[in-house]
RNA sequence: GAUGAACGCUGGCGGUAUGCUUAACACAUGCAAGUCGAACGAAGCCUUCGGGUUUAGUGGCGGACGGGUGAGUAACGCGUGAGAACCUACCUUCAGGAUGGGGACAACAGAUGGAAACGUCUGCUAAUACCCAAUGAGCCGAGAGGUAAAAGAUUAAUUGUCUGAAGAAGGGCUCGCGUCGGAUUAGCUAGUUGGGGUGGUAACGGCACACCAAGGCGACGAUCCGUAGCUGGUCUGAGAGGAUGAUCAGCCACACUGGGACUGAGACACGGCCCAGACUCCUACGGGAGGCAGCAGUGGGGAAUUUUCCGCAAUGGGCGAAAGCCUGACGGAGCAAUACCGCGUGAGGGAGGAAGGCUCUUGGGUUGUAAACCUCUUUUCUCAGGGAAGAACACAAUGACGGUACCUGAGGAAUCAGCAUCGGUAAACUUCGUGCCAGCAGCCCGCGUAAAGAAGGAAGGAUGCAGCCGUAUUCCGGAAUGAUUUGGGCGUAAAGCGUUCCGUAGGUGGUACAUCAAGUCUGCUGUUCAAGCGCGGAACCUUAACUUCGUAACGGGCAGGGGAAACUGAUGAACUAGAGCGUGGUAGGGGUAGAGGGAAUUCCCCGGUGUAGCGGUGAAAUGCGUAGAUAUCGGGAAGAACACCAGUGGCGAAAGCGCUCUACUGGGCCAUGACUGACACUGAGGGACGAAAGCUAGGGGAGCGAAAGGGAUUAGAUACCCCUGUAGUCCUAGCCGUAAACGAUGGACACUAGGUGUUGCCCGUAUCGACCCGGGCAGUGCCGAAGCUAACGCGUUAAGUGUCCCGCCUGGGGAGUACGCUCGCAAGAGUGAAACUCAAAGGAAUUGACGGGGGCCCGCACAAGCGGUGGAGUAUGUGGUUUAAUUCGAUGCAACGCGAAGAACCUUACCAGGGCUUGACAUGUCGCGAAUUUCCGUGAAAGCGGGAAGUGCCUUCGGGAGCGCGAACACAGGUGGUGCAUGGCUGUCGUCAGCUCGUGUCGUGAGAUGUUGGGUUAAGUCCCGCAACGAGCGCAACCCACGUUUUUAGUUGCCAUCAUUUAGUUGGGCACUCUAGAGAGACCGCCGGUGACAAACCGGAGGAAGGUGUGGACGACGUCAAGUCAGCAUGCCCCUUACGCCCUGGGCUACACACGUACUACAAUGCUACGGACAGAGGGUUGCGAGCUAGCGAUAGCAAGCUAAUCCCGUAAACCGUGGCUCAGUUCAGAUUGCAGGCUGCAACUCGCCUGCAUGAAGGCGGAAUCGCUAGUAAUCGCAGGUCAGCAUACUGCGGUGAAUACGUUCCCGGGCCUUGUACACACCGCCCGUCACACCAUGGGAGUUGGCCACGCCCGAAGUCAUUACUCCAACCCUUCGGGGAGGAGGAUGCCGAAGGCAGGGCUGAUGACUGGGGUG
Repeated sequence: GAUGAACGCUGGCGGUAUGCUUAACACAUGCAAGUCGAACGAAGCCUUCGGGUUUAGUGGCGGACGGGUGAGUAACGCGUGAGAACCUACCUUCAGGAUGGGGACAACAGAUGGAAACGUCUGCUAAUACCCAAUGAGCCGAGAGGUAAAAGAUUAAUUGUCUGAAGAAGGGCUCGCGUCGGAUUAGCUAGUUGGGGUGGUAACGGCACACCAAGGCGACGAUCCGUAGCUGGUCUGAGAGGAUGAUCAGCCACACUGGGACUGAGACACGGCCCAGACUCCUACGGGAGGCAGCAGUGGGGAAUUUUCCGCAAUGGGCGAAAGCCUGACGGAGCAAUACCGCGUGAGGGAGGAAGGCUCUUGGGUUGUAAACCUCUUUUCUCAGGGAAGAACACAAUGACGGUACCUGAGGAAUCAGCAUCGGUAAACUUCGUGCCAGCAGCCCGCGUAAAGAAGGAAGGAUGCAGCCGUAUUCCGGAAUGAUUUGGGCGUAAAGCGUUCCGUAGGUGGUACAUCAAGUCUGCUGUUCAAGCGCGGAACCUUAACUUCGUAACGGGCAGGGGAAACUGAUGAACUAGAGCGUGGUAGGGGUAGAGGGAAUUCCCCGGUGUAGCGGUGAAAUGCGUAGAUAUCGGGAAGAACACCAGUGGCGAAAGCGCUCUACUGGGCCAUGACUGACACUGAGGGACGAAAGCUAGGGGAGCGAAAGGGAUUAGAUACCCCUGUAGUCCUAGCCGUAAACGAUGGACACUAGGUGUUGCCCGUAUCGACCCGGGCAGUGCCGAAGCUAACGCGUUAAGUGUCCCGCCUGGGGAGUACGCUCGCAAGAGUGAAACUCAAAGGAAUUGACGGGGGCCCGCACAAGCGGUGGAGUAUGUGGUUUAAUUCGAUGCAACGCGAAGAACCUUACCAGGGCUUGACAUGUCGCGAAUUUCCGUGAAAGCGGGAAGUGCCUUCGGGAGCGCGAACACAGGUGGUGCAUGGCUGUCGUCAGCUCGUGUCGUGAGAUGUUGGGUUAAGUCCCGCAACGAGCGCAACCCACGUUUUUAGUUGCCAUCAUUUAGUUGGGCACUCUAGAGAGACCGCCGGUGACAAACCGGAGGAAGGUGUGGACGACGUCAAGUCAGCAUGCCCCUUACGCCCUGGGCUACACACGUACUACAAUGCUACGGACAGAGGGUUGCGAGCUAGCGAUAGCAAGCUAAUCCCGUAAACCGUGGCUCAGUUCAGAUUGCAGGCUGCAACUCGCCUGCAUGAAGGCGGAAUCGCUAGUAAUCGCAGGUCAGCAUACUGCGGUGAAUACGUUCCCGGGCCUUGUACACACCGCCCGUCACACCAUGGGAGUUGGCCACGCCCGAAGUCAUUACUCCAACCCUUCGGGGAGGAGGAUGCCGAAGGCAGGGCUGAUGACUGGGGUG
């Protein structure tokens, strides 16, 4: 786009078409084929007696047309074009005729049978019914001769009738060509093919029959199976094509199923006959009747298809002389939006852009000129009036449609819009509710709570079409996706047979000439019905659709005859460039057979030497060995394979071929140009060959070695490893026929740049010759131009450009499976589907990620060391458990002394109880009161109730500000949820060296290049090179602290010199220390070496410091939906006398247990007692608190100083010295517990810290495992600070003492760069295979069971034609002796054939089947 359409929703009108696609299923009822009285007799009725009229019957013509359907049919059925051996009623034309006779039968009457249908007997009768004779053209026959027609009627003018010849139109028959799928159908055929003969037919013919011959068809697809009416046309498509065959037209076939003939001009007959069968109906059970695939209609089937209408007025048909009759053909109407076409549902104006709706950022936007409103019109509608054409038949009469179309008038915007869609494809967007639910969906996708443009919604809006709009079906297109032409492919995506040869059929084929004209080209003739399509206008309905007309279209097909001769073809006769062949050379693991050889191995045998192991592995064991192994020497035997040479070297068609020699034998190459003269190429089927494994038979068997046994490994180990070892491997004969049989690349020929190897031969040059150098041919490699290719790549050995031939492909899976067939001894091979299922499977390349891949490199990553953790006790956090509550969060590294820099109340978010409801807090309104302070009662407190004091500030005198109380409403409030809605902040990879961009270039593209490479670095740091050149974020540097020094400044700091003091205390000084400002200094700068003369590295000097000086701050693009809604902020959701707020008490502190992080220890490098020494950095007024006094002490009382370089915290400790302890659960360790105190605080019970005395647990250095650290580091020692009323083993800082080790990068972990593989891309925590279990689906096998179809054999054999018979009967004609006979006919009987039926075996195909096999999906 289309549809004979269906369904859903909706539905105003008209015109024109169309309307059982399914059950060729069954049919009630009515109608669809009759007519003629001018062929005939008869009967009834009427009569004006002239006759008229009606009809059953006889007779004639027509019921073979018209109408329906598409079952069958793969066929001369159809289409197209030819042909000869035929027929034709009615019609037209021409020629001619109709003479004379005869006997019947219906109707009718009578009798009679039957339920009926329908008969039977007797008798009468007419004809255009029937018969005989005559006549004659014609026909038959060689001829003689034979045969052989007729009908009249009436209205008196016609008509009918017979014979012959033509015409027209129709029909029968034959042939060429065309006409679906299957080869998993390859052979079929006995009347089969042909012959002459006979019969038969309208006619040819095996059409039929007897005889004779053995043919005929088939790979150019016979036979068989399936499907199907064919065509003009129709739909689609640019076309070529593809699909289709409704309506209309042509042909065919059929008429309940099967068979058969009769009549007739024509039938084997839709509304005729006979028979058989199935079904239905009637019946008195004896017997009968029927055939809608005619028009309506009914049932049924189905998604689905109309009225039991009107009329013969028109057109056409039958009969008739005609009037006329008949006509479900036809003309019309009805039903159906079924299709196409047309019309309408109003037109113009109208902005405060009304209201309402929707949305909203609250401004607006949109619905929207839409409405309202104003003006106008009347198609349509309603009513009324008028009113056709279609009519043609001499005139007249005649209209179903139909009072229809149409015209006029009146009325009034009046009666009339829906459907689908709105993520992309694909025109059209928002809101609400829902929350992987409900649902949507053609495909791709999506929807899982802030938020659905996709599901839902009578939401709003928009888009498309519109009396329709969507959905599903079917066909074509898009699809160049079956591509014989237009118009595809086969190296890797599906696809080159394993290979060639011999090669059949077939296809294709070198150079030049002549002839022919099959192909080809050209003009002509015939045909290709009409309709349709196209064009063109014209006509006609108002237009259109529709209809009519014209033009031809414009070619194509077929046929005929004419012409041309280039090309193809055919024939003839030539040529030599293809091909073959001769001659001469030449290389070779080419093949077959035979003979020979040595090295090695093993074994066994023999002998010698010799002794305890050998062998094997990652390590072992099984195994062998004192009966003498392994090792070693000598001799013997056996089988198999042939080291080095050996080479992208050779040969062969491929498989394949490797010691040497011999025999036989195939092919190639080179040279030459005597010979043949296209002999060629390819090659469906066919034949030959064909690795390994395997099979059969017979040999052989050293080594190796499936199976098998044992030992190991392992969770297991039916494996990898080891020890054995059977088939086999080898030979002979045969089979198998497959491989990643690969160059994943069929063969032949020609053409299209080169360079460089190598093998064989030849030539030139040169030479004595070989070599060198140059050229040619044939092979075999690499690299590359053009070109090709999706890319990879190929590239004279093509995957380039062409020609010819063959094979093969058409999404993945199912499946190279099933069934069938062929081959095979078997294994199996060849051929080779479908159901079902998926939306992909696949190729090449790209970027990442990954690898028990590779290379390079780094890091306390390992290693080398030191000290820990894991064991104990305690502290602390977490899990778990418990609980009214044990609030919440954090969960590998990167949660767990984390949020928490400090839970007794508070904090506090949790629980129990008591209370409040505009609220504890904010803003706004109103009213009252200054604010505020204080007291009493009650209560656990919050709260509730009551009393007293107090009277402020500014003012324009109205009032205002602030504060408190009260009232109502907006609102407050929420540590309630969502960190997967977010901001911000943070962790982590990782202080790892990376991450990108612009322009250019390369690539079809994704992308690449730059950023890779060679060096170097801590570093993408720098240098060099380079189709790249530059740039950005990172690195580094700039910042802070420490280390040296200079300078400035000296108070609260310092004191060398002078004076002074208990004391830098004071004077003095600012040199030093120090403080804190500003500078200097370090840059591979210098020297030597290495390196490419670079970058840089190594060493040295100098220097406080040396190669980033040390430490910090600083964290690229990004990853982890990492963490945090409970720090804060915030969207949405939720609560609102509560999930908010206040209060008391409790809980966060529980305790069988598990884990993390710490502290203290286990002691003598220690503990303890006494004495003695040296810091830094901090903090301090609600504070630090000197000092004095009291206390054993924690502390208390009094109290100076200090808002701090001034005063205080403040004695640092390890350390040093001396004494004790002497290896023990101790003078170690300190848990636990008791008593007595202190401090903070409203309050130490749950639940704080400290002191003193007493008590004195575990613990004797810690399993597997695991952590930190590379120098002022680890280890160890103390000090300070924040938090804080109080509470520190935690955290953050500070200084003191102060090591060991690093060979090195194999390994573990993490990371960076390059490269490689990849079936991964939520990226290896990936992907993914098979069994098993469960559910469903389709399918194969299956003892069978049950249908359908087909042909064959036999039996039976209806109707009927034909034949035979002469049993019975018979009016016409002939003969007759009148009895009869003959001719002819009818019936019967018999025979051939023969439908249905029966029996038997067979083939094909379907359904079903216990069980079973695999497959698919979940």
This is a predicted structure of a 1418-nucleotide RNA (small-subunit ribosomal RNA) from an uncultured bacterium. The prediction has a mean pLDDT of 81. The sequence is in RNAcentral, with records from ENA, Greengenes and SILVA.